[in-house]
RNA sequence: UUAGGUUACCGGCUAAUCGCCCUUUUAGGGGAGGAAAGUCCGGGCAGCAUAGGGAUAUAACAGUUGCUAACGGCAACCGGAGGAAACUCUAGGGAAAGUGCCACAGAAACGAAACCGCCUGUUCUCAGGUAAGGGUGAAACGAGCGAGGUAAGAGCUCGCAAUUUGUGUCGGUGACGACAUGAAAUGGUAAACCCUGUUUGCUGCAAGGAGAUGUGCUCAUAUUGGUAUCCCGCCAGAGUGCAUUGUUAACCGCUUGAUCGUCAGAGCAAUCUGUCGACUAGAUAGAUGAUUAGCACCCUGCUCUUGAGUAGGGAUACAGAACCCGGCUUACACGUAACCUAAUACU
RNA sequence: GGCCUUAUCGUCUAACGGUUAGGACACAAGGUUCUCAUCCUUGCAAUCCGGGUUCGAUUCCCGGUAAGGUCACCA
Numbered sequence: 001u002u003a004g005g006u007u008a009c010c011g012g013c014u015a016a017u018c019g020c021c022c023u024u025u026u027a028g029g030g031g032a033g034g035a036a037a038g039u040c041c042g043g044g045c046a047g048c049a050u051a052g053g054g055a056u057a058u059a060a061c062a063g064u065u066g067c068u069a070a071c072g073g074c075a076a077c078c079g080g081a082g083g084a085a086a087c088u089c090u091a092g093g094g095a096a097a098g099u100g101c102c103a104c105a106g107a108a109a110c111g112a113a114a115c116c117g118c119c120u121g122u123u124c125u126c127a128g129g130u131a132a133g134g135g136u137g138a139a140a141c142g143a144g145c146g147a148g149g150u151a152a153g154a155g156c157u158c159g160c161a162a163u164u165u166g167u168g169u170c171g172g173u174g175a176c177g178a179c180a181u182g183a184a185a186u187g188g189u190a191a192a193c194c195c196u197g198u199u200u201g202c203u204g205c206a207a208g209g210a211g212a213u214g215u216g217c218u219c220a221u222a223u224u225g226g227u228a229u230c231c232c233g234c235c236a237g238a239g240u241g242c243a244u245u246g247u248u249a250a251c252c253g254c255u256u257g258a259u260c261g262u263c264a265g266a267g268c269a270a271u272c273u274g275u276c277g278a279c280u281a282g283a284u285a286g287a288u289g290a291u292u293a294g295c296a297c298c299c300u301g302c303u304c305u306u307g308a309g310u311a312g313g314g315a316u317a318c319a320g321a322a323c324c325c326g327g328c329u330u331a332c333a334c335g336u337a338a339c340c341u342a343a344u345a346c347u
Numbered sequence: 348g349g350c351c352u353u354a355u356c357g358u359c360u361a362a363c364g365g366u367u368a369g370g371a372c373a374c375a376a377g378g379u380u381c382u383c384a385u386c387c388u389u390g391c392a393a394u395c396c397g398g399g400u401u402c403g404a405u406u407c408c409c410g411g412u413a414a415g416g417u418c419a420c421c422a
Base pairs, nucleotide, nucleotide: 001343002342003341004340005339006338007337008336009335012295013294014293015292016291017290018289020031021030022029023028033318037329038328040327041326042325043324044323045204046203047202048201059199060198061197062196063077064076065075066074067073078092079090080089081088082087093195094194098193099192100189101188102187110142115134116133117130118129119128120127121126144160145159146158147157148156163185164183165182166181167180168179169178170177171176208252209251211245212244213243214242215241216240217239218238219237224236225235226234227233259278260277261276263274264273265272266271297314298313299312300311301310302309303308304307348421349420350416351415352414353413354412357372358371359370360369365402374390375389376388377387378386395411396410397409398408399407
């Protein structure tokens, strides 16, 4: 310099003017995000008489160890796959419980059989043997190569290897790895049914509470007030059940929370512990915007002090709170930084 | 705000994981007719997008996109 890989950052700032939402000491203060999004998981919170325990169903998940409030999330590692490497990807239990499926082609698609071939016999075109070789197919009976063996052949036998698996030793918390030894189990598919293990009640803040209205029941009163007066009756009290009620969505829920930041420590890391500090939107058709000036970012030219000055030009995306958190997924302009790998050139 | 549903020719629809994704209407061309309609023949035309599982995907799984339901889903 070229090609590639990994990780992280930024998501404009300041001032003035006008305007919007909340708060309120009436003069101030505060006012979107890294994804606020998709609503895909988990939790808080609330109601369902209990939401605790057991059973069934359904659904999700699936290597090991750890983290976490929890998770289907995260970290590190193991195994597998890709790459020359840096590094990346991985829905990764069981096909040796059972069932199903494997189109077309092909003799045959897992039950066993035999189209061409090879070999033997022979009435000469049939019978028997064989599964090495050919052909079909995504896949061919499923342990490859060599030797022996045979009529021809074949794990039929032997030797050396592959996968799986049992046992033992060593290393590791463990998944697993290395070595030794025995067995002879061997098509694919579980993002087909299924089996094993773990987890899982339902509904979501338009939950719900309080308030208001109507009505039923109970209690108390036999007094008091209202219905002009007297009697009866009704209403007004307290508790409780049911129903209704707000489109100007009033009030509570509602924003102090597994919160955020600095520093120190433990840990490979995820994460945890301690200390100090901060308060940081709360609307209900839904606020957070616009203009101007300067700075900041990138490119080009010029100047010299070679990292500054100056002139011109350019880019600014995705999107946008609505109960709140932890994750996942997806979208994202102009740019910036650090580290690593390979090749080439120069010193 | 939440909760759900769906996506196949221009339209309405079908499909057991297995041929070149079938049918009806519409459209186009030709024939029949003096002409038009009817009728006959032929043609055109689609699995929302991107990955994965599988020998093979409209179908199974994952993630997006778009559309729809909303007095007969939730006050």
Two RNAs folded together computationally: RNase P RNA and transfer RNA, 422 nucleotides in total. It holds a member of the Rfam family "Bacterial RNase P class A". The coordinates come from a structure-prediction model, not an experiment, and the mean pLDDT is 75.